Overview
The RNA shown here (small-subunit ribosomal RNA) has 1462 nucleotides and comes from a Nanobdellota archaeon. The sequence is in RNAcentral, with records from ENA. The source organism's lineage runs through Archaea, Nanobdellati and Nanobdellota.
């Protein structure tokens, strides 16, 4: 101390990474009332540079001079406080030790002392050089300056011995002798001074342990490393020198490079860690860059000196001056940081007897949103609006604000007392999609402009952007951008992994290292248990104290520093040392196994090739061909011969080997394992960083060989194109020897060893045992070890899977991994004859990549089933012309528009002369409500005549009439076939003439999800049976429901008329339901009801259920409809209505008029008539059944040649009309012709319809008489009253049908199958596809941008090495008259210059790749058998992805065999 959450998927579970939330440091935006408190405040960049002013004196009781002030000489201090962190990877730091190798001024404590004498000088006055710092020279004087000298001490040397500490004298001490050095200062007196001893304190050297990164630094080092002897220090020592010796460091990481002042602490964290370490304290270090003495107790001196360097300043040009990383300040640098304040009152610290002076240390104040702590911005009545709350009046309180006064304080500030105004003086910042509290508010925006840590939002209804409101959240703050820790068990010690998601070296030996079998025994390093000392102080707890409380701060206790270093103990366990054992390992010995290797000799049969015979047109190749070979005789047979590579069947998830890999037989040598053993040795073992040695295939070197196969090349072909895939031919290579190379999907993608944990079943080798037996080296079962499959428990893993050959549960060692890509690249090393190979990063990019599994979906994947919008039999069209019609182009003012594979195109639109109407062109009208200009000096409106026009009081001009509103303006309407079917509803079309889609329990999966719904067999059908962890239900499909086909009951007008009649006709026969009694038999209509159920026989099957037959009108769904699941298809429609929203509004709105929608070089698609004899054409004669009817159907009649006119009965309909159907049936002509075919187009007359027939309508008659003589590739429809073919009547309609919609007449061929093409449904595989193959996705080129690599060279830094010159120092000598000086001379030597090595940094023409960027070019590499399986290695080609060769590997589909398991 226990915390997740969000993003890879269509969905789930890992892996892993990005990203949010927490804390802390400094910048920084918006905002802002007040106290306090603290170790906050130029630390991060520039240890850059600095005007100005201050930060060090103090002693008069040491002495001179002075009247004093003061100056000077002299002591003491200035080696403290104070800043900084540049250098520094080291005894610098921290701890714990030495010191027997040492120093210590000022201060204690103890003893003693403080004599004799003696030379100068400063300062002072005079004269002088110099701009100036400053200095010269005479005079001239003292001391606690300074010298001599004497005692005392003290130092050293020696002798030897005594005596203490001690682990150990070299130490201490006493005694002799000798040699050195050689105190002092006074003062009346406090004091001072001096020597020796000690003691404090400070400091010096010095050991041990400890704490940074880099092997793309592996070797370092020549005073190094040791002695001897000197030299120098307070002191050890190569510190230094002279001589001898060759050593010392180092993988437990030396040198070398890179960064870093260390600690206490500090931040974060549950610890362990993991960053920091500027400020407070401790310790180093520096004092512009360097070096170097000197004086000191102490320095190599921050505000001392001297020299060089670079900067800066004054100069009278000779020559001087200067160091803020003290305090304030400036200026530069920067994201960054304060006032040129006060005062020694306090604390300290230097001098002083003191008193005191000094003190930019310090204490104090001012600014600074640095943290951290405490407070406030009110409370309440009433009333108004009113959801909480919000205003208005009072009212309450005064903390904080202000005003006065006294205290405060070194002076101030604040703080405190007391009194006084008056709620008065005080609230923001950040989110609001998820993550993550907080609007499915409202306006603008429209992939714009912008948000955005990550996921994502914005393309016209944004909860995501800009604003408004409302809302969360924290609050004097709250946000942002950076750096740290935590999150991250995401570096894993605590605590993680490598079959496949990153990850096990190709395999083996093996050295350091690490681990390491039973016994027992010493001894106590590790280990443990007590105990002493130390681990400053602050920081941290806890408890009491003191500031109004807190923050602060005091003080006591304790922790913490996880430490070091002594002592006393225990001995299990690990080590060490000793004696011992066999159960690990190794030797032996024995009989078998065995493509284990090296060498060598023999053998075998194809393939080529040469001869030679024999034979003749051809061979060869392919999916088809073709290059190629052959009458110089191939191909094919014989027969011989030559040369080279291989070694079938035996062959087996079977053997051997560390892998790699090994297969024809013989033998030689060498090797390795298993089994058996009463042998021997006794831990000798295990794993292995570095190191070695073996390693297919390809390749390379040389020298052979060369039959075959074959990269490259060259032909042939395929294709759009084929640098391929198929074909010919065909070189390097393959094959021997010897050398290199050192890689593979070198794979069980599984590191090596050892224990332990159910099992079954197979196979190989070897023992035994038992049993057949033909007696063998036989068979057969069964057990033990030992290797090799395979099933599977328990466990484990995301799963898939693994499972005594572990991917289980332990324990030893190695190697490797830490998000994708950049990249196994660059760049250095090394090996390599080269190819290359080992080692191996970063810039920069990027939110994922990955892995296992589940749902679909797709495969030029595989198996079962279907279906006339599949085929396979047929039939009969379409596709050529002519003509309607509908689209497309084109054209035009306008040719309105929607629909476009099936599933747009005689579709909306069931038919556009205006209307329709959406489209041009021209005119004209309209605003409900508010709001304002105007308006009785006359709004709006109506009007003759003029003009304007196609036309019009519509406008204009001119008059008139009539009165009161008002479209000029600015909202806001009405309308809108204006937009958007991608905002919708509703309906419609399609997958679908399909058989499929779910639910409940339950059960299996971590889950997604599976089961169910799956297998057989059946069926029109997830229709039905049997099996089956699944059992049940539901929607669909069936069943319903409507017609039709039969039988029946019942009903009769408007229907019918068989029987009886009436009646008319007719000489009768006999006719006549127009007429009629009568009837309802039939017909027909309409209501109900029955019949069909595989019910019945036969077979076939377990059954479902199939054939086949009988009976019946109708037989297996009777036959045709209707309905027709879950959902897709952003399928169609805003132009049927309906309807968000966006737009138009006096025009996209409403109406006239004329125009279009009918154009027409051309392309499709449905139809119509056609090409003719199964036919035309004339007469004649036949048989319906749906339907429709008042602005309508129209009968009969007359009139026309006819369309069709007059005139008119009847029918609001089983009653009248429409209504003589047609094909057909007979009789007659045509007789194969562009015709008596066919009918387009064209004239001319005429007729309806309509306000109108020109653009643009039907229809009649006559005349004209085009194209066409059966239609290429393709393509459509149909299974029976159907196709085909005849007519009708309806819709629409004024009028006009080749359309569609219904009726009936005549009426067929063919198959009873299949899964071959198109689909469709279901199992099952594969997937890198889910927008779901119309997916996905590579590589060159090309364009732009980035970083980075090389790169002639070119400009710098650093640093080491050599050498020249050389300030200035310390020492030696010499010389001068001394304190010094001046020359010589060794040596150190700083700085500059030259030259060279290393290393680093900037640019840099070029040249390489590599990233990223909606919409470029070329191809199609991968992903499904990806359409030539795919990938590693390795080689060669090639715009590109990439091809081919030669080994592997499966991380390949399929389909047949074989073993093998269950």
């Nucleotide at each position: 101390a226990a915390u997740c959450c969000c993003g890879u998927u269509g969905a789930u579970c890992c892996u892993g990474c990005g990203g949010g939330a927490g804390g802390u440091u400094g910048c920084u935006g918006c905002u802002a009332g007040g106290a306090g408190g603290a170790u906050u405040c130029g630390a991060c960049u520039a240890a850059g540079c600095c005007a100005u002013g201050c930060a060090a004196g103090u002693u008069u009781u040491u002495c001179u001079c002075g009247c004093a002030a003061g100056a000077g000489a002299g002591g003491c201090a200035u080696a403290a406080c104070g800043c900084u962190c540049a250098g520094u990877a080291a005894c610098a730091c921290g701890u714990c030790g030495g010191u027997a190798a040492u120093c210590u001024g000022c201060c204690c404590u103890u003893a003693g002392a403080c004599u004799c004498a003696g030379c100068a000088u400063a300062a002072u006055c005079a004269c002088g050089g110099g701009a100036a710092a400053c200095u010269g020279u005479g005079u001239g004087u003292a001391a606690u300056a300074c010298u001599g000298a004497a005692u005392a001490c003290g130092a050293g040397a020696a002798u030897a011995c005594u005596u203490c500490u001690g682990u150990a004298a070299c130490g201490a001490u006493g005694u002799u002798u000798c040699u050195c050095u050689g105190a002092a200062a006074c003062g009346c007196a406090a004091g001072g001074u001096c020597u020796a001893a000690g003691g404090a304190u400070g400091a010096g050297c010095u050991g041990g342990c400890g704490g940074c990164c880099g092997a793309u630094u592996a070797g370092g080092u020549u005073g190094u490393u040791g002695g001897u002897g000197g030299g120098g220090u307070a002191a050890u020592g190569g510190c230094c020198c002279a001589c001898c010796a060759a050593g010392c460091c180092a993988a437990a990481g030396a040198u070398c490079g890179g960064u870093a002042g260390g600690g206490g602490c500090c931040c974060u964290g549950a610890g362990a860690g993991g960053g920091g370490u500027a400020g407070c304290c401790c310790c180093g270090a520096g004092a512009a860059g360097g070096g170097c003495a000197c004086u000191g107790a102490g320095a190599u001196a921050c505000u001392g000196g001297c020299c060089c360097u670079a900067g800066c300043c004054c100069u009278a040009c000779g020559g001087g001056g200067u160091g803020c990383a003290g305090c304030a300040g400036g200026c530069g640098c920067g994201a960054a940081a304060a006032c040129u304040u006060u005062a020694c009152a306090a604390u300290g610290c230097a001098c002083g007897c003191a008193a005191g002076u000094g003190u930019g240390a310090u204490a104090a104040g001012g600014g600074a949103a640095u943290c951290c702590u405490c407070c406030g911005u009110g409370c309440u009545u009433a009333c108004a609006c009113a959801u909480u709350g919000u205003g208005u009046a009072g009212g309450c309180u005064u903390u904080u604000a202000c005003u006065a006064a006294g205290u405060g304080u070194a002076a101030a500030u604040a703080g405190c007392u007391u009194a006084g105004u008056g709620a008065a003086u005080a609230a923001g910042g950040g989110g609001u999609g998820g993550g993550c509290a907080a609007g499915a508010c409202u306006g603008g925006u429209g992939c714009c402009a912008g948000c955005c840590g990550c996921c994502g939002c914005g393309g016209u209804a944004a909860c995501a952007c800009c604003a408004g409101c409302g809302c969360c959240c924290c609050g004097a703050g709250u946000g942002g951008g950076a750096a740290c820790c935590a999150u991250g068990u995401u570096u894993a010690u605590u605590g993680g992994g490598u079959c496949u998601a990153a990850a096990g070296c190709g395999u083996c030996c093996g050295u350091a290292g690490c681990c390491g079998g039973u016994u027992a025994g010493c001894a106590a390093a590790g280990u443990c248990c007590u105990u002493u000392g130390u681990g400053a102080a602050a920081u941290g707890a806890u408890c009491a104290g003191g500031c109004u409380u807190a923050a602060c701060u005091u003080g006591a206790u304790c922790a913490c520093g996880u430490g070091c270093a002594g002592a006393g103990g225990a001995u299990a366990c690990u080590a060490u040392c000793u004696a011992a054992c066999u159960a690990g390992g190794g030797a032996c010995c024995g009989g078998g196994a065995g493509g284990c290797g090296u060498c060598a000799g023999g053998g075998g049969u194809a393939u080529u090739c040469u001869g030679a015979g024999g034979g003749g047109a051809g061979c060869g190749g392919u999916a088809a061909a073709a290059u190629g070979c052959u009458u110089u005789a191939a191909u094919c047979c014989u027969c011989a011969g030559a040369g080279g590579a291989c070694c079938a069947c035996c062959u087996g998830u079977g053997g051997c080997g560390a892998a790699g890999g090994c297969g024809c037989c013989u033998g030689a040598c060498g090797a390795g394992a298993a089994c058996g053993g009463a042998u021997c040795c006794g831990a000798c073992g295990g794993u292995c960083a570095g190191g070695g040695a073996c390693u297919a295939a390809a390749g390379c070197u040389a020298a052979g060989g060369g039959a075959g196969c074959a990269a490259u090349c060259c032909g042939g072909a395929u294709u759009a194109g084929a640098u391929a895939c198929c074909c010919g031919a065909g070189u390097a290579g393959u094959c021997u020897u010897a050398g290199c190379c050192g890689u593979a999907a070198a794979c069980g993608c599984u590191g090596u060893c050892a224990g332990u944990u159910a099992g079954g079943u197979g196979u190989u080798g070897c023992a035994c045992a038992u049993u057949c037996u033909c007696c063998g080296u036989g068979g057969a079962u069964g057990u033990g070890c030992a290797g090799u499959g395979u099933c599977g428990u328990a466990g484990u893993g995301a799963a898939g899977a693994c499972g005594u050959u572990a991917a289980a549960c332990u324990g030893a060692c190695c190697a490797c991994c830490u998000g994708g890509g950049a990249a196994g690249u660059a760049c250095g090393g090394u090996c390599g004859c080269a190819a290359g190979g080992c080692u191996g990063a970063a810039a920069c990019u990027u939110a994922a990549a990955g892995g296992a599994a589940u749902u679909g979906g797709c495969g030029g994947g595989g198996g079962a089933g279907c279906a006339c919008u599949a085929c396979a039999a047929g039939g009969g069209g379409u596709g050529c012309g002519g003509c309607g019609u509908g689209c497309g182009g084109u054209u035009u003012a306008a040719u309105c528009u929607a629909a476009c594979u099936c599933a747009a195109c005689g579709c909306a639109g069931a038919a556009a002369a205006a209307c329709u109407c959406a489209c041009c062109a021209g005119a004209g009208g309209c605003g409900a409500c508010g709001g304002c200009a105007g308006g009785a000096u006359g709004a709006a409106g109506g009007u003759c005549a003029g003009u304007c026009u196609g036309a019009a009081g519509g406008g204009c001009u001119u008059a008139c009439c009539u009165g009161a509103c008002g479209a000029g303006c600015c909202g806001a309407g009405a309308g809108g076939u204006a937009g958007u079917g991608c905002a919708u509803g509703g309906c419609c079309g399609u997958c679908g003439u399909c058989a499929g889609c779910u639910c409940g329990u339950g059960c299996c999966g971590u889950g997604a999800g599976g089961u169910g719904u799956c297998c057989u067999g059946u069926u029109a059908a997830g229709u039905c049976a049997g099996g089956c962890a699944a059992c049940g239900a539901g929607c669909g499909a069936g069943a319903c429901c409507u017609g039709u086909a039969c039988c029946u009951a019942c009903a009769g007008u408007u229907g019918c008329u068989a029987a009886c009649g009436a009646g008319c006709a007719g000489c009768g026969a006999u006719g006549c339901g127009a007429u009629u009694g009568a009837g309802c038999a039939c017909a027909u209509u309409g209501u109900g009801g029955g019949a069909a159920c595989u019910g019945c026989u036969c077979u076939c099957g377990a059954a479902a259920g199939g054939g086949a037959g009988a009976g019946g009108a109708a037989g297996g769904u009777u036959c045709a409809g209707g309905c027709u699941a879950c959902g897709g298809u952003a399928g169609g429609u805003c132009u049927g209505u309906a309807u968000g929203c966006u737009c138009c509004g006096a025009a996209u709105c409403c109406u006239c008029u004329g125009g279009g929608c009918u154009a027409c070089a051309c392309g499709c698609g449905c139809g119509c008539a056609a090409c003719a004899a199964u036919g035309g054409u004339a007469a004649c004669g036949a048989c319906a059944a749906u339907g429709g009817g008042c602005u309508g159907c129209g009968a009969c009649c007359c009139c026309g040649a006819a369309a069709g006119g007059g005139a008119a009965a009847g029918c609001u309909a089983a009653u009248c009309c429409u209504c003589g159907a047609a094909a057909c049936g007979u009789u007659a002509u045509c007789u194969c012709a562009g015709u008596u075919c066919a009918g387009a187009u064209u004239g001319u007359g005429g007729g309806c319809u309509g306000u109108a027939a020109g653009u643009c309508g039907c229809c009649c008659a006559c005349a004209u008489g085009a194209c066409g003589u059966u239609g290429g590739a393709a393509u459509c429809c149909c299974u029976a009253g159907u196709a085909a073919u005849c007519a009708g009547a309806c819709g629409u309609c004024a009028a006009c049908a080749u359309c569609g919609u219904c009726u009936g007449g005549u009426g067929a061929a063919u198959a009873u199958g299949u899964c071959c093409c198109u689909g469709c449904u279901c199992c099952u595989u594969g997937c890198a596809c889910a927008c779901a193959c119309c997916g996905c996705c590579c590589g060159u080129c090309a364009a732009a941008c980035c970083a980075c690599c090389u790169g002639a060279g070119u400009a710098g830094g650093g640093u080491c090495u050599a050498g020249a010159u050389g300030a200035g120092g310390c020492c030696u000598c010499a010389u001068u008259u001394g304190u010094a000086a001046u020359g010589a001379g060794u040596u150190c030597g700083a700085a500059u210059c030259u030259a060279g090595g290393c290393u680093u940094u900037g640019c840099g023409a070029g040249g390489a790749g590599g990233g990223u960027u909606a919409a470029g070019u070329c191809g199609u590499c991968a992903c499904a058998a990806g359409g030539u399986a795919g990938c590693c290695g390795u080689a060669g080609g090639g715009g590109a992805a990439c091809c081919u060769g030669c080994g592997g590997c499966u991380g390949g589909a399929u389909c047949a065999c074989c073993u093998c398991c269950u």
Model confidence (mean pLDDT): 80 of 100. Its Rfam family is "Archaeal small subunit ribosomal RNA".